[in-house]
Context: one part of a larger RNA
RNA sequence: GAACGAACACUGGCGGCGUGGAUUAGGCAUGCAAGUCGAGCGGGAUCCUGUUUUUUCAAUUCUUCGGAAGAGAAGUUGCAGGUGAGAGCGGCGAACGGGUGAGUAAUAUAUGGGUAAUUUGCCUUAGAGCUUGGGAUAGCCAUCCGAAAGGGUGGGUAAUACCAGAUGUGCUCGGGUCUCGCAUGAGACCUUAUGUAAAGGUGGGGAUCUUCGGACCUGCCACUCUAAGAUAAGCCCAUAUCCUAUCAGCUUGUUGGUAAGGUAAUGGCUUACCAAGGCUUACGGGUAGCCGACCUGAGAGGGUGACCGGCCACACUGGGACUGAGUCACUGCCCAGACUCCUACGGGAGGCUGCAGUCGAGAAUCAUUGUCAAUGCACGAAAGUGUGAACAUGCGACGCCGCGUGGAGGACGACGGCCUUCGGGUUGUAAACUCCUGUCCUGAGGGAGUAAGUGUACGGAAGUUAAUACCUUCUGUAUUUGAUAGUACCUCAGAAGAAAGUCACGGCUAACUCUGUGCCAGCAGCCGCGGUAAUACAGAGGUGGCAAGUGUUGUUC
Numbered sequence: 001g002a003a004c005g006a007a008c009a010c011u012g013g014c015g016g017c018g019u020g021g022a023u024u025a026g027g028c029a030u031g032c033a034a035g036u037c038g039a040g041c042g043g044g045a046u047c048c049u050g051u052u053u054u055u056u057c058a059a060u061u062c063u064u065c066g067g068a069a070g071a072g073a074a075g076u077u078g079c080a081g082g083u084g085a086g087a088g089c090g091g092c093g094a095a096c097g098g099g100u101g102a103g104u105a106a107u108a109u110a111u112g113g114g115u116a117a118u119u120u121g122c123c124u125u126a127g128a129g130c131u132u133g134g135g136a137u138a139g140c141c142a143u144c145c146g147a148a149a150g151g152g153u154g155g156g157u158a159a160u161a162c163c164a165g166a167u168g169u170g171c172u173c174g175g176g177u178c179u180c181g182c183a184u185g186a187g188a189c190c191u192u193a194u195g196u197a198a199a200g201g202u203g204g205g206g207a208u209c210u211u212c213g214g215a216c217c218u219g220c221c222a223c224u225c226u227a228a229g230a231u232a233a234g235c236c237c238a239u240a241u242c243c244u245a246u247c248a249g250c251u252u253g254u255u256g257g258u259a260a261g262g263u264a265a266u267g268g269c270u271u272a273c274c275a276a277g278g279c280u281u282a283c284g285g286g287u288a289g290c291c292g293a294c295c296u297g298a299g300a301g302g303g304u305g306a307c308c309g310g311c312c313a314c315a316c317u318g319g320g321a322c323u324g325a326g327u328c329a330c331u332g333c334c335c336a337g338a339c340u341c342c343u344a345c346g347g348g349a350g351g352c353u354g355c356a357g358u359c360g361a362g363a364a365u366c367a368u369u370g371u372c373a374a375u376g377c378a379c380g381a382a383a384g385u386g387u388g389a390a391c392a393u394g395c396g397a398c399g400c401c402g403c404g405u406g407g408a409g410g411a412c413g414a415c416g417g418c419c420u421u422c423g424g425g426u427u428g429u430a431a432a433c434u435c436c437u438g439u440c441c442u443g444a445g446g447g448a449g450u451a452a453g454u455g456u457a458c459g460g461a462a463g464u465u466a467a468u469a470c471c472u473u474c475u476g477u478a479u480u481u482g483a484u485a486g487u488a489c490c491u492c493a494g495a496a497g498a499a500a501g502u503c504a505c506g507g508c509u510a511a512c513u514c515u516g517u518g519c520c521a522g523c524a525g526c527c528g529c530g531g532u533a534a535u536a537c538a539g540a541g542g543u544g545g546c547a548a549g550u551g552u553u554g555u556u557c
Stems, first nucleotide, its partner, number of pairs: 001557004006553005013403006019396002026359003030356003035092003040089002047082005054075004060069003099314003108241008118233002123229007131165004140155006170196002174191007200221006208215002242286003249279003254276008289311004293304004316337005339350004367393001369392003375389001376387004406436004416427004441494006455479009501546005506527003512541005522529002
């Protein structure tokens, strides 16, 4: 000199863009952060409509004054229709997104390879199929136990839930032939040979059949099998990756082989047997997430790993598996432990290293905000729903950048302050005063862009099809969607009005005098200053630097 996720002291006008728990991976009240699909299924609270039964009331009309009829209103019973809450079965998602850096010095990361040793839901392409049956179970009803959390028994019910059979384009086990390669091997073909699949939903329809439900044809979605792709992952190899020898030897599943098991897959991954090997800054200790990058520097280097992006690890602590295409799973399950809470003492519940927020510790780090409008994600045929992801707003001079705190004129050089050789000098065109401007500010008016779509209605074209139907795609017109926010921006009016500090002034180092003090009080980054004329302490005037900041401290180069 530069830099910072900074802190502290004094001061503080506005805006834009960023950024903000670095310490206790300490404990957490409260709310929210993962749902969605009724076009998979059974059922259905509530409310409404029509009709019906019946009750109560009743404007009005008639009246022989006794009463009768009665528009209409409110309830009740049955039937039909609509609406579709909350829960349940089922599917997909919940393995993403979000947080943190405790652990980890290599089961990690970075770069480059290998997989002839592998898997891959949803998506794309191609081929083939989508058949016949069955038994349950939740919800529900009844009943029982329990303070609760919850649970038991009985009855009956549905499915794209579950199970069995058929068929096999295919795939697969076995046998055979051929081709090729990179060692293990890979691929193709043949075969009386083994095993192996499925589920429906929702639209439309001319003829035929019909038990009037449909069969049948067809569109879309879903389902099954296979092949290829894409995407995502697993595993293996090489190189690189901090300090320490006051750590010199370490190792028995250890190193290799055979066989078996296990895995999607190779492998001591595991087991049995056999051999006795294997490693060398190893082994041990300390510290640490790694990288793209960031800071500094002319560079070489040195330091760092906040924000943003990629990978890894973790989710109260330790262990374990289940489900699934994928987890050994942050807001899933089980066990053990610590802690907190409820309890009728028998037993139960919980996990903010998600977003806010709270306590604690600390020099120190914000709102218990708004919206799904956009971008994305999950589900859905779609409308849409959900989303503390995200987008916004708020707070903090925490950082960077921009703007302002007025401009021009104005001398007998006013007053005051300070200094003085008492003549004057300086503050100083500075002020006052005159004219002007309006960034910012205040008030009023106008007012974007972020919105592209999706849906609906009516048209047109193409595809599909037996079809002019339905559906899909493209396209035209109309309509519709904004949290931020009446914000940005523009115009008009008013008004110099509300807007300057801080550090230094002995040398390094830009900037000097007076007074006080008297080795005292104090200053200080280094040299050093102060003991009666201190440009070095304290105050004042003046001056210099930077400026909405300035200075100090800490850390790095």
Small-subunit ribosomal RNA, 5' domain from a metagenome, 557 nucleotides, folded computationally. Rfam family: Bacterial small subunit ribosomal RNA. Its family is annotated with structural constituent of ribosome and ribosome in the Gene Ontology.